[in-house]
Context: one part of a larger RNA
Molecule: large-subunit ribosomal RNA, half B
Organism: uncultured euryarchaeote Alv-FOS5
RNA sequence: CCCUCCCUAGGGAAAUCGGCAAAUUGGCCCCGUAUCUUUGGUAGAAGGGGUGCCUGCUACCUGCGGGAUUAAACUCGUAGGCUAGCAGGUCGCAGUGACAAGGGGAGUCCGACUGUUUACCAAAAACACAGGUCUCUGCUAGGGGGCAACCCUGUGUACAGAGGCCGAUGCCUGCUCACUGCCAGAAGGUGAAAGUCCGGUUCAACGGACUUAAGCCCUGGUGAAGAGCGGGGGUAACUCUGACCCUCUUAAGGUAGCGUAAUACCUCGCCGCUUAAUUGGCGGCUUGCAUGAAGGGCAUAACGAGGCUCCCACUGUCCCAGGGAGGGACCCGGCGAACCUACCAGCUGGUGAAGACGCCAGCAACUUCCGGUGGGGCGCGAAGACCCCAUGGAGCUUUACAGCAGCCUGACGUUCGUGUGCGAUCACGAGUAUGAAGUGUAGGCAGGAGCCUUCGAAGCGGACUCGCCAGGGUCCGUGGAGGCGCCGAUGGGACACUGCCUUCUUGUGAUUGCCCACGUUACCCAGAAUAGGGGACAUCGUCAGGUGGGCUGUUCGGCUGGGGCGGUACGCCUUUGAAAAGGUAUCAAAGGCGCCCAAAGGUCACCUCAGGCGGGUCAGAAAUCCGCCGUAGAGUGACAAGGUCAAAUGGUGGCUUGACUGUGUUCCGCACAAUGAGGAACACAGGGGCGAAAGCCGGGCCUAGCGAACAGCAGUGUCCCCUUUGGUGGGGGCCUGCUCUGUCAGAAAAGUUACCCUGGGGGUAACAGAGUUGUCGCGGGCGAGAGCUCACAUCGACCCCGCGGUUUGCCACAUCGCUGUCGGCUCUUGCCAUCCUGGCUGUGCAGCAGCAGCCAAGGGUGGGGUUGUUCACCCAUUAAAGGCAAACGUGAGCUGGGUUCAGAACGUCGCGAGACAGUUUGGCGGCACCUACCGGAAGCGUGGGUCGGCUGAGGGUAAGGCCCAUCAAGUACGAGAGGAACGAUGGACCGGGGCCUCUGGUCUACCGGUUGUCCGACAGGGCACUGCCGGGCAGCUACGCCCCACGCCGAUAAGGGCUGAAGGCAUCUAAGCCCGAAGCGGCCCCCAAGACGAGCCGACCAUUCUCCUUGCAAAUCUCGGGCAACUGAGGUUUGUAAGGGGACGAGGGCGCCCGUAAAAGACGGGUUUGAUAGGCCUGGGAUGUAAGCGGGAAGCUUCGGCGACCCGUUAAGUCUGCAGGUACUAAGAGCCCAAGGGUGAAGG
Repeated sequence: CCCUCCCUAGGGAAAUCGGCAAAUUGGCCCCGUAUCUUUGGUAGAAGGGGUGCCUGCUACCUGCGGGAUUAAACUCGUAGGCUAGCAGGUCGCAGUGACAAGGGGAGUCCGACUGUUUACCAAAAACACAGGUCUCUGCUAGGGGGCAACCCUGUGUACAGAGGCCGAUGCCUGCUCACUGCCAGAAGGUGAAAGUCCGGUUCAACGGACUUAAGCCCUGGUGAAGAGCGGGGGUAACUCUGACCCUCUUAAGGUAGCGUAAUACCUCGCCGCUUAAUUGGCGGCUUGCAUGAAGGGCAUAACGAGGCUCCCACUGUCCCAGGGAGGGACCCGGCGAACCUACCAGCUGGUGAAGACGCCAGCAACUUCCGGUGGGGCGCGAAGACCCCAUGGAGCUUUACAGCAGCCUGACGUUCGUGUGCGAUCACGAGUAUGAAGUGUAGGCAGGAGCCUUCGAAGCGGACUCGCCAGGGUCCGUGGAGGCGCCGAUGGGACACUGCCUUCUUGUGAUUGCCCACGUUACCCAGAAUAGGGGACAUCGUCAGGUGGGCUGUUCGGCUGGGGCGGUACGCCUUUGAAAAGGUAUCAAAGGCGCCCAAAGGUCACCUCAGGCGGGUCAGAAAUCCGCCGUAGAGUGACAAGGUCAAAUGGUGGCUUGACUGUGUUCCGCACAAUGAGGAACACAGGGGCGAAAGCCGGGCCUAGCGAACAGCAGUGUCCCCUUUGGUGGGGGCCUGCUCUGUCAGAAAAGUUACCCUGGGGGUAACAGAGUUGUCGCGGGCGAGAGCUCACAUCGACCCCGCGGUUUGCCACAUCGCUGUCGGCUCUUGCCAUCCUGGCUGUGCAGCAGCAGCCAAGGGUGGGGUUGUUCACCCAUUAAAGGCAAACGUGAGCUGGGUUCAGAACGUCGCGAGACAGUUUGGCGGCACCUACCGGAAGCGUGGGUCGGCUGAGGGUAAGGCCCAUCAAGUACGAGAGGAACGAUGGACCGGGGCCUCUGGUCUACCGGUUGUCCGACAGGGCACUGCCGGGCAGCUACGCCCCACGCCGAUAAGGGCUGAAGGCAUCUAAGCCCGAAGCGGCCCCCAAGACGAGCCGACCAUUCUCCUUGCAAAUCUCGGGCAACUGAGGUUUGUAAGGGGACGAGGGCGCCCGUAAAAGACGGGUUUGAUAGGCCUGGGAUGUAAGCGGGAAGCUUCGGCGACCCGUUAAGUCUGCAGGUACUAAGAGCCCAAGGGUGAAGG
């Protein structure tokens, strides 16, 4: 220090987003209990009282015994009660004595309630729920699953089942059917296949017409279907307001309610209450950005681990911390990972890809280890979830693009019979046919002079039918003998009668279609059935039309100072940019095109404009006319700009169609490589126009006015191919044109994602940094003015010039294989443009108090209310309550209220999925290797070692800061009112250091009380948080106590002066000199010789002895060689050099006993020549009077005794980290390290 606990003086939520956490309360009995209410509740409301032990008594229960009674009830006694009560006695701080065991109240939002939910960040206001309402459904139902068979709902049947919305209850639920949906309708329109008819020289393909279902159009209905529910102006005798009026407009213009709200942007609306103070809460008002009635409106008792506010109680949440306990951390022993790791590892400034341990400069810096803190290593962890990108993906939506189930409908098949009606065709029959004229209702043509009639003529009556309203036809009855034609008239046509044909009507029959109805045999249902129900329908199959996010597959452009929104810089033209060839970018600047013209084209001829001046009837500035000047100031398409153009490229007129056909070259497009469409120029051939001709003409004076393949359509040709051959028709090809791709070298194409995913990007945004500084902040110059007068006491316009790098922008440079984002808390350093304190100057400075300025950064700059806030506003203080920076300092330091994931709601937008710098509620972590810093050690160095004492280079420092009161002094000043200072004294607060005598806290050493239980009882103990409670020494502590004095010295700032020239004066300055701040440097305090410049002083020890090994030198010995000189090997002695061992050794360490010290180390004390620790004794201190014994005690008693408790013995007993004493115990014995080097002098 962390975790889990215990206690805390005084204050009592001041802490904080928020009483989070903790504390309080707590069981049982009794008393008592507001408001509201759905009368159930709220309610354990709230708020009070009691509670142990002992003794006695009463009541009741149970067992046993006795008495009475027929039996009970009753009664007496006895034993028990883990029953209730009463009385007396008695102890303690405390009696549910421990454990266990609601804190309470008030207002409000939301949801009625109990329930359910995101297993693993959301428990909620979300879901559900009883209840309300709408829709579908008569059973082979409706709905659902399945290719089907079949199955579920359901072996249910409308008081049932399914689906949607709302969500108890109460009061209610307004207007709108224009849109979308659904339902119904049906005259008409449209409407596929099939069918019919026609065309197609025959047949067929094919075409046309007709017929025609659903659907759509259409006509209505429908809102507890999806949905929607206005604007402007005027008006009342103060003003305001507007019952009222006008107007535009709609399908209708929001009713009742509620309203700054879970909804209100402005907004912290305004008013009231609450508070000292309220972005909060509650109640009102209400101009509702953007409330509103079953996506229900408004109320609402009860309920809620829901959101918000207030009050009481209570508290370490806080002021402001402290103490204590246990477990970690730490030390020792054992076992022993992971993450991570290029190498490495200092600071400041600079540089740099713009934020460096590593580069540059300077500074710092011996080596190693341990504990701790978390500033850095753009730390580790996770190929960023935000953002963008990808012709990446997925979920979801829909009136995106395609399609498929399903459903609706038609046709055909399965599929047969009958009838009525209607229609078509054919056959047969009957009737019918009116312009005018004409007797009149003359269909056409031909024949024709007769025909009809008792088998009943004319006429009359009736019925039916047709009708051009004149009449015609048929039949029946009556009637009983005639009627008609020819001729004539009229007329285009002449009539009797016969034949053929046409129109229309009608009858019968055949074929066929439709509607309706019936039948039963297919088929279906059902069944025990040869019964029944349905029935050619349905089902099923094929074809066809409609509907069809139910489902499937896909798409959802580009550019872009991020993306989106906007724009189109996406195809073209002109000018500038463009830097004198050409070419040249930006969402650079200024504009234009996606046509027009049959003349506005071609050609030939003629003419000259705009404007000005002069002149001229109406006539004016400007009409038309005359004259002069007039290089273009006009015009050139009614189009952009640039260029060009004057007997013209302009204007007028004549004639015309070259706005031609074919072919080629060059150029632009596309600089210098290639390339499409498109465009231009030139040339040749053909055939033309104009002109006398030269010549010009392949549109417009030049530069814009445009479009591939596929597909379709059209045109053209003595052209080509196919259709077996020929012809015809048809189809195809070539060529030309038209219909498109403007994202314009040309996919077929909507949204949403916060449920999201993948791959990438610092190629590209949000944070922070760098750059810049428009904006921002600060300053200056000038001085219009204000200031009674007066620019400059103070303020200062317009204009101009800077500085800063705290605002906001711009930019896109590092970072997307990760730099955590606002605010608060904590903690540190810096800047000054100074809020206070200090020193000065001016004043429109009398004093006091101010205003403005200069110097100054040492110290200080606080507490609260609202809000997540930074900020802001407010309250009460204050000397003052300054600003800013440090990655908007600080999340490997905390928090997590805000923002910014997943749930949910409101308003608004969207058809919807969903969305909103709108609101609301809920909503998760860890690690210390290096460096750094704070501390603690070891080693080595410091020219022998050791012990002790110093110096102080350097570093730190705020060790102090500030205020009040009294005296000075009611003085100076002032008319008065008022009212200082120098200096002196006392005190407070803040800050710093130390301490524990006092006060207070703690005190899990200790003493005591007491509950439950266990050890049989007593005594003495264990456990229950130390069980709880009351005290409390030492220690540690603050809330306690003491100190941080008066100040002085030096150098300065602004400023004040002396002397004093340049400049005979003046001048604080130029030379010189004196003053002058809380600021600077010292006096005081702390660290400090690793201060490598390693310092100084004192004392002690050492500068000795000895052994071994090796090398070298000298001497010498032995052996070998050699005649010898000499030489090889080995040994001895001496000397010397190097290395090693031992002895001695100032001193140190270990060991051992310890604490005033302490994580380990370290530090300090002691170690028998000893009081170091323990023990013991004495004293002091804490607690509060032990056990045992004796005596008493309310009462009871079987008279033996029982009995909470009290008194005495007893200021007892117990304990003691304190003090003193005392060797009784333990510090016994012992071990290890440690310099032994240099220089100089004298003598030998």